RNAcentral holds the sequence, with entries from ENA.
Transfer RNA from a Chloroflexota bacterium, 72 nucleotides, folded computationally.
Its Rfam family is "tRNA". Gene Ontology term of the family: triplet codon-amino acid adaptor activity. About the family: Transfer RNA (tRNA) molecules are approximately 80 nucleotides in length. It is annotated as a transfer RNA.
Model confidence (mean pLDDT): 82 of 100.
The organism belongs to Chloroflexota, within Bacteria.

[in-house]
RNA sequence: GUGGCUAUAGCUCAAAGGUAGAGCGCUUGAUUGUGGCUCAAGAGGUUGUGGGUUCGAGCCCCACUAGCCACC
Numbered sequence: 001g002u003g004g005c006u007a008u009a010g011c012u013c014a015a016a017g018g019u020a021g022a023g024c025g026c027u028u029g030a031u032u033g034u035g036g037c038u039c040a041a042g043a044g045g046u047u048g049u050g051g052g053u054u055c056g057a058g059c060c061c062c063a064c065u066a067g068c069c070a071c072c
Base pairs, nucleotide, nucleotide: 001071002070003069004068005067006066007065010024011023012022013021018055026042027041028040029039030038048064049063050062051061052060
């Protein structure tokens, strides 16, 4: 330099163009002599950045950034 893959909650990952979810973790409560386990509730996201298409984009298109792989 060329081609490809990945980027979503603190972590690991889902989400057939139609209100962004789960597990673990965190907070509060119940239970317990305390803690743990268990149960209930809750907080936490401008979906890597900037544009475009669309009534509507995490999803489709373009560019860029970062990481990884292959080729040169």